This is a predicted structure of a 79-nucleotide RNA (c-di-GMP-I-GGC riboswitch aptamer) from a Desulfobacterales bacterium.
The organism belongs to Desulfobacterales, within Bacteria.
It matches the Rfam family "c-di-GMP-I-GGC riboswitch aptamer". Its family is annotated with cyclic-di-GMP binding in the Gene Ontology. A reference for the family is Smith et al. (2012), "Structural and biochemical characterization of linear dinucleotide analogues bound to the c-di-GMP-I aptamer", Biochemistry.
RNA sequence: CAAGAUAAAGCCAAACCCUGGGUGACUAGGGGACGGAAAGCCACGGGUCCACUGACAUUGGAAAGCCGGGUUGCCUAAA
Numbered sequence: 001c002a003a004g005a006u007a008a009a010g011c012c013a014a015a016c017c018c019u020g021g022g023u024g025a026c027u028a029g030g031g032g033a034c035g036g037a038a039a040g041c042c043a044c045g046g047g048u049c050c051a052c053u054g055a056c057a058u059u060g061g062a063a064a065g066c067c068g069g070g071u072u073g074c075c076u077a078a079a
Base pairs, nucleotide, nucleotide: 003076004075011036012035016031017030018029019028020027021026034065040071041070042069044068045067046066048062049061050060051059
């Protein structure tokens, strides 16, 4: 560099429930664990979703646990 164990130390937390916020996607806190080696961070590309609309477009917005990309980072066997 690459890779990722039935390793060690730790970390995060889906669905669902409660409370608050938001028109909404969703979000903050608490409980809870399906999972995760970047499930840390960034909406840059694609896609998805929401609001506005009769509908589309535009515009504004949401999600990093959809796929790429960028960036930072813990540990360490075998090959």